[in-house]
The RNA shown here (small-subunit ribosomal RNA) has 1501 nucleotides and comes from a metagenome. It matches the Rfam family "Bacterial small subunit ribosomal RNA". The RNAcentral record of the sequence draws on SILVA. Model confidence (mean pLDDT): 84 of 100.

RNA sequence: AGAGUUUGAUCCUGGCUCAGAACGAACGCUGGCGGCGCGUUUUAAGCAUGCAAGUCGAACGGUAGAAAGGUGCUUGCACCUUUUGAGAGUGGCGAACGGGUGAGUAACACGUAGGUAAUCUACCUUGGGAUUGGGGAUAGCCCAUGGAAACAUGGGGUAAUACCGGAUAUGGUCUUGACUUCAAAAGGAGUUAAGAAGAAAGAAGCGAUUGCUUCGUCCUAAGAUGAGCCUGCGGCCCAUUAGUUAGUUGGUGGGGUAAUGGCCUACCAAGGCAGCGAUGGGUAGCCGGCCUGAGAGGGUGACCGGCCACAUUGGGACUGAGACACGGCCCAGACUCCUACGGGAGGCAGCAGCUAAGAAUCUUCCGCAAUGGGCGAAAGCCUGACGGAGCGACGCCGCGUGAACGAAGAAGGCCGAAAGGUUGUAAAGUUCUUUUCUUAGUGAAGAAUAAUGAUUGGAGGAAAUGCCAGUCAGAUGACGUUAUCUAAGGAAUAAGCCCCGGCUAAUUACGUGCCAGCAGCCGCGGUAACACGUAUGGGGCAAGCGUUGUUCGGACUUAUUGGGCGUAAAGGGCGUGUAGGCGGUUUAUCAAGCCUGGUGUGAAAUACCUCAGCUUAACUGGGGAAACGCGCUGGGAACUGAUUAACUAGAGUUUGAGAGGGGAGACUGGAAUUCCAGGUGUAGGGGUGAAAUCUGUAGAUAUCUGGAAGAACACCGGUGGCGAAGGCGAGUCUCUGGCUCAUGACUGACGCUGAGGCGCGAAAGCGUAGGGAGCGAACAGGAUUAGAUACCCUGGUAGUCUACGCUGUAAACGAUGUGCACUAGGUGUUGGGCAGUUAUGUUCAGUGCCGUAGUUAACGCGUUAAGUGCACCGCCUGGGGAGUAUGCCCGCAAGGGUGAAACUCAAAGGAAUUGACGGGGGCCCGCACAAGCGGUGGAGCAUGUGGUUUAAUUCGACGAUACGCGAGAAACCUUACCAGGGUUUGACAUAUAAGCCGAAGUCCAAGAGAUUGGGCUGGCCUUUGGGCGGCUUAUACAGGUGCUGCAUGGUUGUCGUCAGCUCGUGCCGUGAGGUGUUGGGUUAAGUCCCGCAACGAGCGCAACCCCUGCUGUCUGUUACUACCAGGUAAUGCUGAGGACUCAGGCGGAACUGCCGGUGACAAACCGGAGGAAGGUGGGGACGACGUCAAAUCAUCAUGGCCCUUAUGUCCUGGGCUACACACGUGCUACAAUGGCCAGUACAGAGCGAGGCGAAACCGUGAGGUGGAGCAAAACGCAGAAAUCUGGUCUCAGUUCGGAUUGGAGUCUGAAACUCGACUUCAUGAAGUUGGAAUCGCUAGUAAUCGCGCAUCAGCAUGGCGCGGUGAAUACGUUCCCGGGCCUUGUACACACCGCCCGUCACACCACCCGAGUUGGAAGUACCCGAAGUCGCUAGUCUAACCGUCAAGGAGGACGGUGCCGAAGGUACGUCUGGUAAGGGGGGUGAAGUCGAAACAAGGUA
Repeated sequence: AGAGUUUGAUCCUGGCUCAGAACGAACGCUGGCGGCGCGUUUUAAGCAUGCAAGUCGAACGGUAGAAAGGUGCUUGCACCUUUUGAGAGUGGCGAACGGGUGAGUAACACGUAGGUAAUCUACCUUGGGAUUGGGGAUAGCCCAUGGAAACAUGGGGUAAUACCGGAUAUGGUCUUGACUUCAAAAGGAGUUAAGAAGAAAGAAGCGAUUGCUUCGUCCUAAGAUGAGCCUGCGGCCCAUUAGUUAGUUGGUGGGGUAAUGGCCUACCAAGGCAGCGAUGGGUAGCCGGCCUGAGAGGGUGACCGGCCACAUUGGGACUGAGACACGGCCCAGACUCCUACGGGAGGCAGCAGCUAAGAAUCUUCCGCAAUGGGCGAAAGCCUGACGGAGCGACGCCGCGUGAACGAAGAAGGCCGAAAGGUUGUAAAGUUCUUUUCUUAGUGAAGAAUAAUGAUUGGAGGAAAUGCCAGUCAGAUGACGUUAUCUAAGGAAUAAGCCCCGGCUAAUUACGUGCCAGCAGCCGCGGUAACACGUAUGGGGCAAGCGUUGUUCGGACUUAUUGGGCGUAAAGGGCGUGUAGGCGGUUUAUCAAGCCUGGUGUGAAAUACCUCAGCUUAACUGGGGAAACGCGCUGGGAACUGAUUAACUAGAGUUUGAGAGGGGAGACUGGAAUUCCAGGUGUAGGGGUGAAAUCUGUAGAUAUCUGGAAGAACACCGGUGGCGAAGGCGAGUCUCUGGCUCAUGACUGACGCUGAGGCGCGAAAGCGUAGGGAGCGAACAGGAUUAGAUACCCUGGUAGUCUACGCUGUAAACGAUGUGCACUAGGUGUUGGGCAGUUAUGUUCAGUGCCGUAGUUAACGCGUUAAGUGCACCGCCUGGGGAGUAUGCCCGCAAGGGUGAAACUCAAAGGAAUUGACGGGGGCCCGCACAAGCGGUGGAGCAUGUGGUUUAAUUCGACGAUACGCGAGAAACCUUACCAGGGUUUGACAUAUAAGCCGAAGUCCAAGAGAUUGGGCUGGCCUUUGGGCGGCUUAUACAGGUGCUGCAUGGUUGUCGUCAGCUCGUGCCGUGAGGUGUUGGGUUAAGUCCCGCAACGAGCGCAACCCCUGCUGUCUGUUACUACCAGGUAAUGCUGAGGACUCAGGCGGAACUGCCGGUGACAAACCGGAGGAAGGUGGGGACGACGUCAAAUCAUCAUGGCCCUUAUGUCCUGGGCUACACACGUGCUACAAUGGCCAGUACAGAGCGAGGCGAAACCGUGAGGUGGAGCAAAACGCAGAAAUCUGGUCUCAGUUCGGAUUGGAGUCUGAAACUCGACUUCAUGAAGUUGGAAUCGCUAGUAAUCGCGCAUCAGCAUGGCGCGGUGAAUACGUUCCCGGGCCUUGUACACACCGCCCGUCACACCACCCGAGUUGGAAGUACCCGAAGUCGCUAGUCUAACCGUCAAGGAGGACGGUGCCGAAGGUACGUCUGGUAAGGGGGGUGAAGUCGAAACAAGGUA
């Protein structure tokens, strides 16, 4: 410090996720030791049991008991003395600390800084003063009584440091008067005069004759400590909480308190708080700190420390220095327990422990040895505070599980075809060590001192005890079998967890087969999974490792540091203006902000730096620095602020001009439309893509004249004007707002912005009253359509118009808030001014375009900013849910404003790029259309396919690019399929070992055959060992047309013979990418030329190759025959020839070369000449980068998987040839351009020895017999056919057509039944030119005619070739299809066969409404009213004081009563939760229905 994830790729925006650190944690697997910490985060739920606050006999009365002694003596009782004395009681102090918890509390509760002139403070410290004299009771105790108990009551008698009067009063307190001083608001401090009231307690020790000492008690002053109260400032959320408050705010009198105060009360006044957030609701103990972070911040408030609050729930007071009191009291409620039913008892949020809850949190331990606390003079007692131990890897820290050597790189495992690699010096083995462990021993520190003893010094005293300050000695250890150390033993006792697709370090194999499973995000898994499971190996951490949860970080993703708002989320529709924020120039003063010095505080702990102590560390101790804050105080005066005095540059006023659809009202005008009346006139009009509804012979439309009505204002008219925006357009007049320019004068900061508020605000809509020509939601009809509740047409109501009122929203848009300032220009235009030589220049205010710097993600913006700054306002924070629900406000309603959550997704989005696509555009091409010719689709047959059938009908190919295709020949074979019969090292290959031997051929027998058995003939080489060869057995292995073409190679089809596809360097762009390759021409062509930030190059195009067309030359048999010769019935038949044809080599020829024109002086095109051929002459081969997971595992090869007495192999027979049907490709036809008969002419290219096969003869014929010739320019196949000539048929299902069927044959072949071809006789089906639709072809082509070849024993309508005859048409590119280039739009990128919307149906989920029902909270009013304080009262009782000690009084207690008052009750409304019949929309969900709304002009933008 970043990374992954939206896309085909890119940049940006933006969310989600990860890597880090932390934890009072929990869960899973695992677990050796020690140190230091931590341990019910959940129900402030309930609790059995034990303990957690007592102590003092030196305050008091007294004493059971024990011991010793004594007396009486009844020898076991009583009494006395001394010592020791429990328990209980009176009294004092403590119990208000310590310990726990965080329910409540949004508050002066907490933090911080202050105030107290408004206060208290036991014990403690330091001063001053005093400690006098009396009295009456009462516990305990004794005797009774009641009760189950708890406990209560009566009588008698007793003590005090308990209680109560009296005396005294240095101080102190109070009242009144006077004065000083501080303060200035006040009750401060002090002096003085007079008056009033108010204290006390003793105990112990010593010495003794009064006494002394110590502790205590009382008054008082001060300190210290602790506490109360008050104030400034600070720290949560919600405005879908906007108003709240009656003791409320203040005053006066009174009461009350330690003390101020509405704290309480009576009266008076009407205030107080609140947008700087009152009130209400929700949540929460606060802080030092802790976690995180670079910091600013964010989160948090366990442990430790400070404060607060609470103690079963609520209320209350008492005591006391202190409480409204955790282990006190009273009352009420809930709960639990005891009970003799009459009554009682209790409060673990103390330490342990239990139950329940929960993912989850410990021992009913030891000790007061240390530290601290209470009491005590002290010893000491008490102390679940505390010190320790136990349990828990809960955390932090440390140590160990061994070290060195050790290669045959062992065995085993895993991987690999093998070689080998890896585990791995790892192990074994050898040597060594002993932290840890076991056993035995040793053994610190924590202990300081107290009492007491000894002693030094000091003060004072008559002395002693004693007092003050030291020194020495001096008991005491829970932990503890401590730590540590020593010895012995022995590698001995000790390693796991997670991960290995990317992020993120680290992989291989097997298993599984969208299953099982994984997953933090992206995503893996559908037969080759580095992602699941296992193993091997590796990586990480380590007594732990992972997971889950939570917090911060990364996240600049709430942005103060440090973000944004044209299009990504985001500028309010516009103005006016309140509060608020901000504000021009100069002077003076102040010093609030600001700057600076000093000072107080900011507790300790923590954190930081440093030093030190435990072996180290964690941990602990010492010191330092820091602590951004608040207070007090000294100084400064630039800036802000306040006050003051001025100024004119901002703003405004006035004067003079100017432009304008700015607004309101009134009046007026013409054109058009419709309607009405009349005239002319006759058959249609209207409307559409085409029609129809409609209208018209009752006279329309058209046309002319006249009239009526309402609405809107052509031309001018313009990125022109005005207005804040919405918006404003005929003309004139009236009223009225704003703006601009110029000039002087005036005011003197009067300014900018603007939360709320107020006003304006298109269209539609609403209300009332008018108006209504045209247009026109709804509605009706007609069309269109599968449907058409639409688009189109004919009508047509609201509305549109006016007035008044409401509504308050728009893509109210420049998707751009307002104001001010600054930052190159150029060019239009509107309204002014100035100058001017009338060209123009310049200056203000608007309105456009282009563009610099700059800016922006890019697009773009660019003085009219989206640049650079300032001021103020509004708004945004992932998509959906949703601008929805709910609440509130507004509205007559429609609706508007404000405005969530649950749930769900990992995206949603912006700009730009490359493609692809478009029922977008431009240019261009192609038998693409058009123009033609001939077909297919109809018939019959052939053939292929689908389907069906079957034991099997083997398999593959499926739009174009499968379907006369693989197959260039299925009767057997082929053959892969089926049935049956055999066989298992195999039908075939290689190798090894052992054994045997003749291989091979032929014959016979059985059998369907394979096969089995038998007979006969009987091989080659040889060094005589044997080898080649064969058979048997065994082992490796063979074999597979079994699967996967979606694991592959190779081959092929197609786009497409289309003109494209790329690269290097440079340049442009943040980038994907672009440029080049686009543009202007041209071409068949990215062909060429020109231009150009490009310059070059490659693969394609073309050419080079083959055939063909012309020609030269050479050669010349089997081809040819002009001249010469011979010969025949005839023929190059023969000699001969090398002329010709022809054949085969080698050449030539064509290049836009020449001429003219067009073009840009180019490329090129058009025309022409010449030429056999002219603009690539014709044809072929040749197929760029790539696309279709295209085809093929059945040509072949091949990975993986599968079968191995079978999925291999052999054989016989069957099947691939089936047949209601559908399709493709063909053949033959339907006839007269023809059929039939007779005659007759002319090819090319091929093939032939297991072959072609002549003549001749036989047969109607297929063919047979025959065998000449020929390995072929020689012989044969081989008669080419259409053609032509003549004849016949005469438009018919025919002399067309030939299917089908019957008979008889031929040929091939072991074999034609299933299942061949052909011949002949007979038969003579459909079919009379073919619906929708569709195919081929542009010249030697189509059409038509025959010939040959491959395959092949035989079988051709198919395929591949060959020649013969031989056309028509192309205006042209609008349209259909395909393609190329440029451009445009896009929500597509699996790329339009794309994407995608809504209803309905089904399932699940969360939510809203909901008749109700059931809880909770707070509130108001009233009722009842416990305990208790306060007040009143004089009913009962009454020791201290007064009293003549009498009556009585004072005072007190009890009782009664009043106010207040908790819980409870009633009523009412408010807020909030649970549940709910039913209703509603929403979200999600591989393959449901209906349509086709959006994305392209998305087919109606």